[in-house]
Predicted 3D model of a 73-nucleotide RNA (transfer RNA) from a Clostridia bacterium. The sequence was found in a public genome assembly. The coordinates come from a structure-prediction model, not an experiment, and the mean pLDDT is 82.
RNA sequence: GGCUCAUUAGUCUAGCGGCCUAGGACAUCGCCCUCUCACGGCGAGAACAGGGGUUCGAGUCCCCUAUGAGUCA
Numbered sequence: 001g002g003c004u005c006a007u008u009a010g011u012c013u014a015g016c017g018g019c020c021u022a023g024g025a026c027a028u029c030g031c032c033c034u035c036u037c038a039c040g041g042c043g044a045g046a047a048c049a050g051g052g053g054u055u056c057g058a059g060u061c062c063c064c065u066a067u068g069a070g071u072c073a
Base pairs, nucleotide, nucleotide: 001072002071003070004069005068006067007066010026011025012024013023018056028044029043030042031041032040049065050064051063052062053061
């Protein structure tokens, strides 16, 4: 350098173009429970890598960029 794949909260992940202003688990915070802690219960905050395009509508399709992984030289 060419090609392929991946990128969604702090971490891991789900998500047929319209039920998604995005769901779950762990973690964090608050409340309840407890003499206290742990466990348990209830609740809260927190994410679509960046930019364009297609479309009535994009996390989802296309292109570019970035990062990572693999592969060929």